[in-house]
Predicted 3D model of an 85-nucleotide RNA (ZMP/ZTP riboswitch aptamer (pfl RNA motif)) from a Deinococcales bacterium.
Rfam family: ZMP/ZTP riboswitch aptamer (pfl RNA motif). Its family is annotated with one-carbon metabolic process and regulation of purine nucleotide biosynthetic process in the Gene Ontology. For this family Rfam cites "An ancient riboswitch class in bacteria regulates purine biosynthesis and one-carbon metabolism" (Kim et al., Mol Cell, 2015).
Its mean pLDDT, the model's own confidence on a scale to 100, is 75.
């Protein structure tokens, strides 16, 4: 001296399931499964990093948030908080 925040931009990017219903057919193809997954392609995408501008906004709580129209399930990711190594 820098750090938190907002915006823009360039990268990177986990996760993207099953069944049912409606539908202007809002995943497709192939293969599996009392499981809720695999591969290819398309679409989506939080977060993280660099740079720039603005700029000093930083408490508490343990919650908040991301994936193809909706519903019910299932399983993950990320940010935050706490504890241990």
């Nucleotide at each position: 001296c820098u750090a938190a925040g907002u915006u823009g931009u360039a990268g990177u990017a986990a996760c993207u399931g099953g069944c049912g219903a409606a539908u202007u057919c809002a995943c497709a193809c192939g293969g599996a499964a009392a499981g809720c997954c695999c591969g290819u392609g398309g679409g989506g995408a939080a977060g993280c990093u660099g740079c720039a501008a603005c700029g000093c906004u930083c408490a508490a709580u343990a919650g908040a948030u991301c994936g193809c129209u909706c519903g019910c399930c299932u399983g993950g990711g990320u940010c935050g908080c706490u504890a241990u190594c």